[in-house]
RNA sequence: AGAGUUUGAUCCUGGCUCAGGACAAACGUUGGCGGUGCGUUUAAUGCAUGCAAGUUGAACGGUCAAUCUCAGACUUGUCUGAGUGAGAUAGUGGCAGACGGCUUAGUAACGCGUAGGUAACUUACCCUGAAGAGGGGGAUAAUUUCGAGAAAUCGGACCUAAUACCCCGUAAUUUUUAUUUGAUGUUGCAGAUAAAAGAAAGGCUAUCAGUUCGCUGGUAGUUGCUUUAGGAGAGGCCUGCGUCCUAUCAGGUAGUUGGUAAGGUAAAAGCUUACCAAGCCUAAGACGGGUAGCCGGUGUGAGAGCACGAUCGGCAAGAGGGGGACUGAGACACGGCCCCCACUCCUACGGGAGGCAGCAGCAGGGAAUCUUGCGCAAUGGGCGAAAGCCUGACGCAGCGACACCGCGUGGAGGAUGACGGCCUUCGGGUUGUAAACUCCUUUUAUCGAGGAAGAGAAUGGACGGUACUCGAUGAAUAAGGUUCGGCUAACUACGUGCCAGCAGCCGCGGUAAUACGUAGGAACCAAACGUUGUCCGGAUUUACUGGGCGUAAAGGGCGUGUAGGCGGUUUAUUAAGUCUUAUGCGAAAUCUCUUGGCUCAACCAAGAGAAGAUAUAGGAUACUGAUAGACUUGAGUUCAGCAGAGGAAAGCGGAAUUCCCGGAGUAGUGGUGACAUGCGUAGAUACCGGGAGGAACACCAGAGGCGAAGGCGGCUUUCUGGGUUGAAACUGACGCUGAGGCGCGAAAGCAUGGGUAGCAAACCGGAUUAGAUACCCGGGUAGUCCAUGCCCUAAACGAUGGAUACUAGGUGUAGAAGGUAUCGACCCCUUCUGUGCCGCAGCUAACGCGUUAAGUAUCCCGCCUGAGGAGUACGGUCGCAAGGCUAAAACUCAAAGGAAUUGACGGGGGCCCGCACAAGCAGCGGAGCGUGUGGUUUAAUUCGAUGAUAAGCGAAGAACCUUACCAGGGCUUGACAUGCUUUUGUAAACCCAUGAAAAUGGGUCCUCCUUCGGGACAGAUUGCACAGAUGUUGCAUGGCUGUCGUCAGCUCGUGCCGUGAGGUGUUGGGUUAAGUCCCGCAACGAGCGCAACCCUUGUCGUUAGUUACUUUUUCUAGCGAGACUGCCUCUAACAAAGGGGAGGAAGGUGGGGACGACGUCAAGUCAUCACGGCUCUUAUGUCCUGGGCUACACACACGCUACAAUGGUCGGUACAAAGGGUUGCCAAAGAGCGAUCUGGAGCUAAUCCCAUAAAGCCGAUCUCAGUUGGAAUCGUAGGCUGAAACUCGCCUGCGUGAACGUGGAGUUGCUAGUAACCGCAGGUCAGCACACUGCGGUGAAUACGUUCCCGGGCCUUGUACACACCGCCCGUCAAGUGAUGGAAGUUGGCAACACUUGAAGUCAUUUAGCUAACCUUGAUUUAUCUUGGAGGCAGAUGCCGAAAGUGGGGCUAGUGACUGGCACUAAGUCGUAACAAGGUAGCUGUACCGGAAGGUGCGGCUG
Repeated sequence: AGAGUUUGAUCCUGGCUCAGGACAAACGUUGGCGGUGCGUUUAAUGCAUGCAAGUUGAACGGUCAAUCUCAGACUUGUCUGAGUGAGAUAGUGGCAGACGGCUUAGUAACGCGUAGGUAACUUACCCUGAAGAGGGGGAUAAUUUCGAGAAAUCGGACCUAAUACCCCGUAAUUUUUAUUUGAUGUUGCAGAUAAAAGAAAGGCUAUCAGUUCGCUGGUAGUUGCUUUAGGAGAGGCCUGCGUCCUAUCAGGUAGUUGGUAAGGUAAAAGCUUACCAAGCCUAAGACGGGUAGCCGGUGUGAGAGCACGAUCGGCAAGAGGGGGACUGAGACACGGCCCCCACUCCUACGGGAGGCAGCAGCAGGGAAUCUUGCGCAAUGGGCGAAAGCCUGACGCAGCGACACCGCGUGGAGGAUGACGGCCUUCGGGUUGUAAACUCCUUUUAUCGAGGAAGAGAAUGGACGGUACUCGAUGAAUAAGGUUCGGCUAACUACGUGCCAGCAGCCGCGGUAAUACGUAGGAACCAAACGUUGUCCGGAUUUACUGGGCGUAAAGGGCGUGUAGGCGGUUUAUUAAGUCUUAUGCGAAAUCUCUUGGCUCAACCAAGAGAAGAUAUAGGAUACUGAUAGACUUGAGUUCAGCAGAGGAAAGCGGAAUUCCCGGAGUAGUGGUGACAUGCGUAGAUACCGGGAGGAACACCAGAGGCGAAGGCGGCUUUCUGGGUUGAAACUGACGCUGAGGCGCGAAAGCAUGGGUAGCAAACCGGAUUAGAUACCCGGGUAGUCCAUGCCCUAAACGAUGGAUACUAGGUGUAGAAGGUAUCGACCCCUUCUGUGCCGCAGCUAACGCGUUAAGUAUCCCGCCUGAGGAGUACGGUCGCAAGGCUAAAACUCAAAGGAAUUGACGGGGGCCCGCACAAGCAGCGGAGCGUGUGGUUUAAUUCGAUGAUAAGCGAAGAACCUUACCAGGGCUUGACAUGCUUUUGUAAACCCAUGAAAAUGGGUCCUCCUUCGGGACAGAUUGCACAGAUGUUGCAUGGCUGUCGUCAGCUCGUGCCGUGAGGUGUUGGGUUAAGUCCCGCAACGAGCGCAACCCUUGUCGUUAGUUACUUUUUCUAGCGAGACUGCCUCUAACAAAGGGGAGGAAGGUGGGGACGACGUCAAGUCAUCACGGCUCUUAUGUCCUGGGCUACACACACGCUACAAUGGUCGGUACAAAGGGUUGCCAAAGAGCGAUCUGGAGCUAAUCCCAUAAAGCCGAUCUCAGUUGGAAUCGUAGGCUGAAACUCGCCUGCGUGAACGUGGAGUUGCUAGUAACCGCAGGUCAGCACACUGCGGUGAAUACGUUCCCGGGCCUUGUACACACCGCCCGUCAAGUGAUGGAAGUUGGCAACACUUGAAGUCAUUUAGCUAACCUUGAUUUAUCUUGGAGGCAGAUGCCGAAAGUGGGGCUAGUGACUGGCACUAAGUCGUAACAAGGUAGCUGUACCGGAAGGUGCGGCUG
């Protein structure tokens, strides 16, 4: 850093996917060790059990009590009593339970972050300074006792203490209020004066003194206390800035915004209340909805960013849900209290108890997350004077490959490259120095021994007998996972056969799968490896850095203008932006760098660095801004002209259509591709005259003009907008753009009222058609027209927003001005404004654009982000409606798309050719027969070939054989080949028996060489290798062949053009049979094809010649000549070439043949042959007999014979060529009616034979008929071949004598020695020819011509085709599946609102109850009782108030009979709408109609 994927290929646009990194992960397979970290992301679900917050006796009264002392009793070592009192401790009091620990539900907020403010505040413990600590009082828990209760717990009475509580006094530097003075930045700041408010004389230690021995006092120390000033640290409150998505949430708000007064708080404040005012927030997004703890940071990224917020740290919030306060310095309090609700537990049913989002642990949910461990040794915290106690904070250990890091599973040698495995071309290769084996080592493991640091002067070590060290044993205890088609490193075999399966994308799998499964091998990682999920990256695919909008997605239909954004020249000031300097802050951790510590690393530590839109201060002043002033070029105004279908209204005009009236006139008219419907003898159409009415304005007219766009066209008048030219003058930036807003806006459509000639959706007929809800025709209503009001959309397009500036030209056109010229008008030149074409630079993916930019730049607005779903649903809004505007998601796909290229195709165009048509001749299709094929049949009817390009084809010849098929009978190393083993001397041949034969059994017969070992040859036998297969795959192949097509094409090298596919050449103008040749040309050359070379035929010469009677001639075989547009003339560009002519046997390729370019059809052939793979191996091989391939209702193809007189029959008679022949052709002669037979001459062939050619010609006869045409069929008698003629051959004689009288639709061949007719020969072959291949004989007709059919070639055009029109493709309907909208309803959730009720609790009010301290009255004895007050408790009432209930709405989610469209599916149904002129050009807005695509009307666009 990129890669794959749209296409036949290309470039672009554009999405999808991959390679990287990361994780609090999970799952699968596997698993040796250690270190460091991390470990319920889900149910803020519910919790059994244990623990997690106590401490203080140096605050207090009690209680218990070791020890010691004394006394008594005696049982003489025990008990009792008194004292002492270490120590322990329930309770009172103090401090701490507001920290620490957990979680992330809520929260879009001053919650958090950052920077500030507090002149508006608080602060226990701690530190520093100052001052003080005087005098009194009354209670109460514990204890004791009585009582209630199941329990929790509670009540009454008596007693008692304090560092618990209360009162009084004292003090100002404190606080509050009032007055007053001063400073500052307005205050509550600083000072002065007046009034009110405070304490624990405590505890402990030492010592001294006194003592009623209970204790009291002094001094010193320590600790605690009170007040006050300050500090440190910690908080409260306020503010600037920043902090997710949604406008399909646009208006919100009544304590709401502000003021005054009062209350309240530690403190500002509507924080609360009363009154007054009506404000406040909002497009810079209020309000509402959704989601979410925030940050330091973490992951990724080059960065900018994007995503995340585990562990660690800071802040916030929460403690089952909700509310509330109390205590306190601090809480509205996780392990406190009260109340409501839900849930769980106990209960004696009366009532109680509880809160793991602390550590472990359990259940549950979930893909998923640990031990009910050890210790306070360390660090830290609470209490205490301290010892110490407490501490699931914390330190450790356990479990888990969850992550990162490190180590190991051995090292060296070892080739006959062992065995085994796998592959194989059978040679070998590979696994592989890998193993074995030899030598060595001991990290690790096991055993044994020693044994820390962590701990300061001392005590104290959970970890831990751990780390570590030493010794011994022994290669010993230790390797897997994934992948191997491309991307992407790594390939073979077997199995499977669109199955099973794989797959991240493209895609693999239908019998040779490097893609599935297995094996071998390989690649990559490694105690892990893969998969899944999520995030960033790649993705410049939301583009600030860093994208676009003519045609790919994307310019608003057009204007006007608000907010906003941007803005000409110049001067001065300022310093907001901007730049710079300094200072503060930016926690630590993290990150980077440099060092250091664990053996290294991870990890840890130290130092430095980095980090901001930040705050304050100083400075700079170019630019932007602000303020003040000036200018004229931007903009505008005035004046004088000019052009114009610009707009609105009124009036007028002629042509035409239709209708009406009249005339005249007769049978048709009209319409179409052709018809018909229609109109017309009741008089049409056509013609003439008159009239009525509506709509539209020919020519002029133009790529012309005007307008912002839509749009505007007869003439005149009135009113009115804009533009442009010219010359000066004036204003002085007044400008540009423009979200919302407002206005205009074709056609269709809607409403009301008119009007209606023509046209014409719908509709009705007629045609067409398979149908025709269409195209065509005849009618025809809305509508089209006018007025008024709506609608607001179009391919509203230049598919191109507006403004300004700059950047070569050329050529038209409209308007204006100036110059020149002229008598004048033209012409010509210059400038400005508009409107076209071409074109440089430049741009663009290309096409193209190109001063009218899609170029170069600036400013502003609108819009786009894969295709479909969908411009759809829902919601909102506008509309009378139709509908418009705004505008998603689920789901599906890997593409959709633009431009250009090459082909192919077109019911596109141009040019050209061909027996392609036409013109002709003869046929086929009808009949009978032959042959082949299909089908059917069969035991088998072997197999293949199937449009052209199968079908008288493979097959140049099936009675057996052939033969591959069927039935039956046999063989199994085999009918055939090679080798090994064993063995024989045979084998073959002949004979006999059995048998249908194959075969089996027996007999006769007895090879050659030799160095005597054996060998050659041949056979047999056993077993093994193997043979064999017309079995399969022609879609694994070679070879061969058909076809397009003997059509004229197909390509290459170099160069040039293009980003590229590609183009050029090869196109163009001519010409040709031809890409044949010429000319031209960014091409120049070349190759395969064409042509020629080859064979044959036609003329001549010459040489030779078996044969032939023979000279010439002919013939045969060679060699040569000849023909080349060479000559003449005309045409042509005077090129190629063509027309005509001469000569010539032959003339323009003389005729014919062989020869078949690149390629196409997965064309044909595995059954000619060859060959890969697969299959069979006592059979799918092989041998034999018989049968079948020859069947027969039928269909097709190719032929033969005919239908007759241009003929048949009979008689006579003439003329070929080319072949073949020794297993052969077979003469003469003879026999037979004949087939044929006898016969044997000749011939290895120009010698002999096959072998008489036939049509023809000459005569005779038949006389138009199913015949003397025609021969099928059948009978019978023969012949030939052959072992064999039944199935199943050919021929002959005699008899029989069918169809058939020229053949429907359609279709074939042929252009000259051709068609047609006629016979001959050959191959195959024992025999069998109507077929095939050749040969000659007789011998025509016609071609105007290229409109049409078919095929082909070249150029061009369109394309949505590329399997290429037998293409592609649209919609309804039917079936299945999926997601989704609507819907009578129905079930939940959420947040509010109204009313009712209203717990706890604060506050307020109240009180007939209760009440120790203070004050007070009275009584009695110094103490108590009593009265009143203050205060307190309890009760009551009021406001507020959680929750509950009721109610109507809102939002949201689920579900819902039925229903709407959508998407995807196997090869379903109906049509054929689109792509080519797609067969009616298409598309489009709108309206109507129709099974469906769709059709039609009106207007628009060219894509």

Model confidence (mean pLDDT): 83 of 100. A computed fold for a 1503-nucleotide RNA from a marine metagenome, annotated as small-subunit ribosomal RNA. Its Rfam family is "Bacterial small subunit ribosomal RNA". Its family is annotated with ribosome and structural constituent of ribosome in the Gene Ontology.